[in-house]
RNA sequence: UGAGUUGGGGAGACGGUCGCGGCUGGCAACAGCUGAGGAAAGUCCGGACUCCACAGGGCAUGACGCUGGGUAACACCCAGGCGGGGCGACCCGAUGGAAAGUGCAGCAGAAAGCAAACCGCCUGCUCUUGGGCUCUUGAGUCCGGAAGCCGGUAAGGGUGAAACGGUGGGGUAAGAGCCCACCAGCACAGCGGGUGACCGUUGUGGCUCGGUAAACCCCGUCAGGAGCAAGACCACGCAGGAACAGGGCUGCCCGUCCGCUACGUUCCGGGUAGGUCGCACGAGGCCGUGCGGUAACGCCGGUCCCAGAUAGAUGACCGUCCUCGACAGAAUCCGGCUUACACCCCAACUCACCUU
RNA sequence: GGGGGUGUAGCUCAGUCCGGCAGAGCGCCACGUUCGCAACGUGGAAGCCACGGGUUCAAAUCCCGUCACCUCCA
Numbered sequence: 001u002g003a004g005u006u007g008g009g010g011a012g013a014c015g016g017u018c019g020c021g022g023c024u025g026g027c028a029a030c031a032g033c034u035g036a037g038g039a040a041a042g043u044c045c046g047g048a049c050u051c052c053a054c055a056g057g058g059c060a061u062g063a064c065g066c067u068g069g070g071u072a073a074c075a076c077c078c079a080g081g082c083g084g085g086g087c088g089a090c091c092c093g094a095u096g097g098a099a100a101g102u103g104c105a106g107c108a109g110a111a112a113g114c115a116a117a118c119c120g121c122c123u124g125c126u127c128u129u130g131g132g133c134u135c136u137u138g139a140g141u142c143c144g145g146a147a148g149c150c151g152g153u154a155a156g157g158g159u160g161a162a163a164c165g166g167u168g169g170g171g172u173a174a175g176a177g178c179c180c181a182c183c184a185g186c187a188c189a190g191c192g193g194g195u196g197a198c199c200g201u202u203g204u205g206g207c208u209c210g211g212u213a214a215a216c217c218c219c220g221u222c223a224g225g226a227g228c229a230a231g232a233c234c235a236c237g238c239a240g241g242a243a244c245a246g247g248g249c250u251g252c253c254c255g256u257c258c259g260c261u262a263c264g265u266u267c268c269g270g271g272u273a274g275g276u277c278g279c280a281c282g283a284g285g286c287c288g289u290g291c292g293g294u295a296a297c298g299c300c301g302g303u304c305c306c307a308g309a310u311a312g313a314u315g316a317c318c319g320u321c322c323u324c325g326a327c328a329g330a331a332u333c334c335g336g337c338u339u340a341c342a343c344c345c346c347a348a349c350u351c352a353c354c355u356u
Numbered sequence: 357g358g359g360g361g362u363g364u365a366g367c368u369c370a371g372u373c374c375g376g377c378a379g380a381g382c383g384c385c386a387c388g389u390u391c392g393c394a395a396c397g398u399g400g401a402a403g404c405c406a407c408g409g410g411u412u413c414a415a416a417u418c419c420c421g422u423c424a425c426c427u428c429c430a
Base pairs, nucleotide, nucleotide: 001352002351003350004349005348006347007346008345009344010343012321013320014319015318016317017316018315020035021034022033023032024031025030037327041338042337044336045335046334047333048332049227050226051225052224056254057253058252059251061223062222063221064220065219066080067079068078069077070076081095082093083092084091085090096218097217101216102215103212104211118157119156120153121152122151124149125148126147128145129144130143131142132141133140134139135138165183166182167181168180169179170178184208186205187204188203189202190201191200192199193198231277232276233275234274240268241267242266243265244264246258247257248256249255284304285303286302287301288300290299291298292297322325357429358428359427360426361425362424363423366382367381368380369379376413384400385399386398387397388396406422407421408420409419410418
C1' cells in the first nucleotide's frame, strides 16, 4: 500500500416559531418539565403478572439434546471438546443413540442390506472340432478352439447417492483378510492427562460390523391451561328460555375441591361499547484503574427517574453546517432469538507485496 | 393487541399424517358431428406446488425463516 476477519459505537447536528400526548403548579388564562427503536417488527422461544380452588402423582402429547458454567428462565449467553471449511485471522454445525427394535432407499443395475453372480476369470464333465507326434491307419497321446451342464470366484468391467476397508507381497485351478506387513476405522482391556465432553498411548480381537432418527422409536431433561380484549371495581342497560345430578381442575386416569332441588351449575338468547384500576420504580439505566471469575456473569459503592395513549401524541415550517441521512414507529412488562437496514467511525488481528 | 388456519393448472379442490413420475372436475385449444350454434364424442395443452434456505440419494410433503389472505377473542 492492497485484500480481508472479528468485536464495538453512531443512526444527521444546532437554533427559532407553531402544533400534539403526559406530569407538576395555578380558580383560570397560562407557565415549567418531559415525550419511540436498535430493531419499538415477526410473535419464534423463555419468564414476570392475572384468572381457572391448589398447580399434586401417573400416562399420553409437545419441546429440547456434545461437556462444564452463567441466568428468574430459555431453544439464549460464555468457555471448552469433536466434525467440516479457509494459506491465515477466523467461520459454520438440530452435534445423544443406527453392534435395542421396526421401517425406508424410486429409476438404473446381476445384486440395495445380507447378501448376490450379468459380462468376465477358473477346475471338472458331456459333445464337437483344428493342429503336432507315435505307430498296430484308426487308435493312443500332447497343445488348443466352439457349444452346453454342475460348480468355484468377488480381483477386473458396467449401474448407482450408496456395492461390504486401502497399498504391496505371499498364496491359489482362478481368486478372495485366505495369510502376512504397513495404514485407516471399530470393539474390548490397561496406563497417563482432564471436573467433564474427550485426548494421548500400549496390547488383544474378529479382520470392517453401510446410510437415514429435521422416519417411527429408545435414553435423558423440562412443561397444568389460558392470556392485559388476562383480570378487579363503579355506572348504564336488558327478556328470558332449556337441561341437570353432577360439575370443575381446558387430552385421559388417580387424587382433590365445589355442589346434590333451584338465591345452584352449564348452555342458548338478550343488554352495555362509558369510566377507574391493572399501567410503568423495574430480574431498571448510567458511572467505577472497586472486588471475584479466562469469560458470560455475580457482588459492592455512587448517581438518575427515563413515553404511557384508548381512535390512539412524538409533527410542520424557517435558518446555519456536514460526510446529504437507511430500515422503520411503543400499546401489560422484561430477557433473548430471527428478520429489515443508506452511510460513517473506532479497536484488535490475519494474508500478500514493498521499504528499512 | 392476542390466538387459530390457509396458500397446488385460468377457477374449485385432492395429494402433505407415513418423502419416490403432480392429479381430478369445470374452463381453454384442435378435430368430428350440425345449414349454423349449444350439447355430445375424440385428442391435446396448461404448474418455479406463495417465496428463500436447510435435512435427505431424493422434498408439494419433514425442519427453519419471510410474505399474502381468511377467521376467532372485550

Predicted 3D model of RNase P RNA and transfer RNA as a complex of 430 nucleotides. It holds a member of the Rfam family "Bacterial RNase P class A". Its family is annotated with ribonuclease P activity, tRNA processing and dimeric ribonuclease P complex in the Gene Ontology. Rfam classes the family as a ribozyme. From the family's description: Ribonuclease P (RNase P) is a ubiquitous endoribonuclease, found in archaea, bacteria and eukarya as well as chloroplasts and mitochondria.